[in-house]
RNA sequence: UCCAGGUGAUCGCGGCCCCCUCACGGGGGACGAGGAAAGUCCGAGCUCCGCAGGGCAGGGUGCUGGUUAACGGCCAGUCGUGGUAACACGAAGGAAAGUGCAACAGAAAGCAAACCGCCGUUCCGGCUUGUCCGGGGCGGUAAGGGUGAAACGGUGAGGUAAGAGCUCACCAGCGUCUCGGCGACGAGGCGGCUCGGCAAACCCCACCUGGAGCAAGACCGAAUAGGAGAAGACGAGGUGGCCCGCCUCGAAAUCAUUCUCGGGUAGGUCGCUGGAGGUCCGGAGUAAUCCGGAUCCUAGAGAAAUGAUCACCACGGAUCGAUCGAUCCGGACAGAACUCGGCUUACGGGUCUC
RNA sequence: GCCGGAGUAGCUCAGCUGGUAGAGCAGCUGAUUUGUAAUCAGCUGGUCGGGGGUUCGAUUCCCUUCUCCGGCU
Numbered sequence: 001u002c003c004a005g006g007u008g009a010u011c012g013c014g015g016c017c018c019c020c021u022c023a024c025g026g027g028g029g030a031c032g033a034g035g036a037a038a039g040u041c042c043g044a045g046c047u048c049c050g051c052a053g054g055g056c057a058g059g060g061u062g063c064u065g066g067u068u069a070a071c072g073g074c075c076a077g078u079c080g081u082g083g084u085a086a087c088a089c090g091a092a093g094g095a096a097a098g099u100g101c102a103a104c105a106g107a108a109a110g111c112a113a114a115c116c117g118c119c120g121u122u123c124c125g126g127c128u129u130g131u132c133c134g135g136g137g138c139g140g141u142a143a144g145g146g147u148g149a150a151a152c153g154g155u156g157a158g159g160u161a162a163g164a165g166c167u168c169a170c171c172a173g174c175g176u177c178u179c180g181g182c183g184a185c186g187a188g189g190c191g192g193c194u195c196g197g198c199a200a201a202c203c204c205c206a207c208c209u210g211g212a213g214c215a216a217g218a219c220c221g222a223a224u225a226g227g228a229g230a231a232g233a234c235g236a237g238g239u240g241g242c243c244c245g246c247c248u249c250g251a252a253a254u255c256a257u258u259c260u261c262g263g264g265u266a267g268g269u270c271g272c273u274g275g276a277g278g279u280c281c282g283g284a285g286u287a288a289u290c291c292g293g294a295u296c297c298u299a300g301a302g303a304a305a306u307g308a309u310c311a312c313c314a315c316g317g318a319u320c321g322a323u324c325g326a327u328c329c330g331g332a333c334a335g336a337a338c339u340c341g342g343c344u345u346a347c348g349g350g351u352c353u354c
Numbered sequence: 355g356c357c358g359g360a361g362u363a364g365c366u367c368a369g370c371u372g373g374u375a376g377a378g379c380a381g382c383u384g385a386u387u388u389g390u391a392a393u394c395a396g397c398u399g400g401u402c403g404g405g406g407g408u409u410c411g412a413u414u415c416c417c418u419u420c421u422c423c424g425g426c427u
Stems, first nucleotide, its partner, number of pairs: 005313007013032002016029005034333001038344002041342005046213004053244004058209005063077005078092001079090004093204002098202002100198002115145002117141010153171006172194001174191007217270004227261005235249004277296008315330006355426007364379004373410001381397005403419005
């Protein structure tokens, strides 16, 4: 990435359409469960709510560009990690706005620090009187050793009292300039030498974001207990919380309205399938996808239908066979319930890459 | 359809603020007792439901999956 079956006959189902029948019913036609129908993790279409208008809180995304109705998806690319490689994966903005964490070990885990050491100087002691050995003070040092996942760039050379980017070469990082690119970024030059890790820690920044959901909702019909209690005046209500705005109702108490408890409605019709639709051809584009033309209508159940048998073909496997071919076997995960674009998971066989 | 919680030793449960896993009961051994129980002392027993990821390090943080329990409609 593709397939996960097709044709015909017989019998048995389903709603839709047509014809016949007073009706019961009969005849015919086309069609009838997936790549995941699963999970309910995202996004929408659609329906309802007088605010969906503004804001806060909350939530989501997080490299760049494109695509889309939209998305946290897809395509292409950049960077990073893994890998010999093909490729695979990425939770990929900010650590100099602030706070916080790093056990044990270690001197020391963010502006530090000196355990063992090295060097200079000074004092004391010893002795074999030497740039000797041991100890203390003062000053310098972080190259060596030790600890750790990580210790204020790394390797090498020079230099130094001993050392250190102190100096140089190469590399990494940072800053800047030029070139290429829509951009992320890449390449090269120059430069002072160097300004940890964790944000799947809290957080900061940028962008997005009404709420509820087909058991949404609309209509018809029917029934019940016009029951009981509480709140109630600038009060009550207005689809998550809070604030502002706006709107509606209401006026003296038997108010409107709201809340709690209890009772009735177990019915029917619609929503319910013509779509961001499928197929083929042409064009643009690396691709995702878009544009144009032609053509087609492919389940709509309502306790839930879509099945079984036979034959042939196709697909896959095994055995035999030089080839053609012959025989036998078989198909996993799994059933629509408003629809669509994705993600994730389950899975038999095959293709491609290595 | 919408929203929450749980899974740790044989059993019942802590640990969830990241530092390498505990208590009680049960089981085994020893002591004590004439013997048993009780009591005392010691010991064994764990892929923290499964998988992947972040991190030096995951029971703990994130994603996904399985099973169970509960609420609303």

Source information
Predicted 3D model of RNase P RNA and transfer RNA as a complex of 427 nucleotides. The coordinates come from a structure-prediction model, not an experiment, and the mean pLDDT is 75.